[in-house]
Context: one part of a larger RNA
Molecule: small-subunit ribosomal RNA, central domain
Organism: uncultured bacterium
RNA sequence: CUGGGCGUAAAGGGUGGGUAGGUGGUUUCUUAAGUCAAGAGUGAAAGGCUGCGGCUCACCCGGUAGUAAGCUCUCGAAACUGGGAGACUAGAGUGCAGGAGAGGAAAGUGGAAUUCCAUGUGUAGCGGUGAAAUGCGUAGAGAUAUGGAGGAACACCAGUGGCGAAGGCGGCUUUCUGGUCUGUAACUGACACUGAGGUGCGAAAGCGUGGGGAGCAAACAGGAUUAGAUACCCUGGUAGUCCACGCCGUAAACGAUGAGUGCUAAGUGUUGGGGGUGGAACCUCAGUGCUGAAGUUAACGCAUCAAGCACUCCUCCUGGGGAGGACGGUCGCAAGACUGAAACUC
Numbered sequence: 001c002u003g004g005g006c007g008u009a010a011a012g013g014g015u016g017g018g019u020a021g022g023u024g025g026u027u028u029c030u031u032a033a034g035u036c037a038a039g040a041g042u043g044a045a046a047g048g049c050u051g052c053g054g055c056u057c058a059c060c061c062g063g064u065a066g067u068a069a070g071c072u073c074u075c076g077a078a079a080c081u082g083g084g085a086g087a088c089u090a091g092a093g094u095g096c097a098g099g100a101g102a103g104g105a106a107a108g109u110g111g112a113a114u115u116c117c118a119u120g121u122g123u124a125g126c127g128g129u130g131a132a133a134u135g136c137g138u139a140g141a142g143a144u145a146u147g148g149a150g151g152a153a154c155a156c157c158a159g160u161g162g163c164g165a166a167g168g169c170g171g172c173u174u175u176c177u178g179g180u181c182u183g184u185a186a187c188u189g190a191c192a193c194u195g196a197g198g199u200g201c202g203a204a205a206g207c208g209u210g211g212g213g214a215g216c217a218a219a220c221a222g223g224a225u226u227a228g229a230u231a232c233c234c235u236g237g238u239a240g241u242c243c244a245c246g247c248c249g250u251a252a253a254c255g256a257u258g259a260g261u262g263c264u265a266a267g268u269g270u271u272g273g274g275g276g277u278g279g280a281a282c283c284u285c286a287g288u289g290c291u292g293a294a295g296u297u298a299a300c301g302c303a304u305c306a307a308g309c310a311c312u313c314c315u316c317c318u319g320g321g322g323a324g325g326a327c328g329g330u331c332g333c334a335a336g337a338c339u340g341a342a343a344c345u346c
Stems, first nucleotide, its partner, number of pairs: 004317002007300002012314001014201003021194003025088007033081002035077002038074005048067005053061002091191001092188003095184005103177007110154001115149007125136002162169002206247006215241002220236004258313006266291010295302002319346003328339004
């Protein structure tokens, strides 16, 4: 490279928008680059293929005869691909009329609870565990009541419910703002799909600067347990968790399943629309679950939300270990990330 693959065996990029490139709807005319046909030239020798021959056969043969591929030129064909010109509306987009939603950003605001502070009542315990102890408490704790401070998270609603490309998103109100669905068919007229590189976003932890700090809690300290206990349990407790700005760029970033299009039995729930009806039944579009036919799969299973049947484009895999380690490079404040071999070994 070919071939074969990528849910679980190695393998789908964490996820968007998008450049080059690849691929691309219906139809008319045209062109002749690809394609096809005919003819000519070339195609050294060796090599390839075929026939015959020679070593007893065979391997082999610089023995022999023929021939192909390829390249160039000439003259043609026009179905398909491509190029040019025109037309179309089923793809795509816009408009118009409606809809649902924890989609995003900012500002404001609410109640419950924990903790702390002050004050009142009140007295000897509280707390914690398997049992205890460390710890707190007569300097008045815990309990209870009132008032106050402050930070963080939003019970019920809540749902194999919704929204988002993914990460993710949940009190309430306002402002700004992205996407999406349905109906209609007015407009554009292939404007599309995918997407190497590059680029935006990207949980948690971590990092820088400045704030904040209630609860929780790596590290740490103490108490237990134990043969030991650098743990599990308990009492404390600092980074951190929160905010602003800037980095980091990774996760079992999972549906372990790339994106798009078309086709292929049913049944049953559910979310948001539309049609229908007096109301239903019923029909239909978009999503989201379960069961299941054909088919598929090594099996498990998947099954109109495919892992089925096909097409287009991209990433990736090629025995285990060595190793996601070394070296080099790029990025980063660092931590480290990305790229990523070999020897050797089984």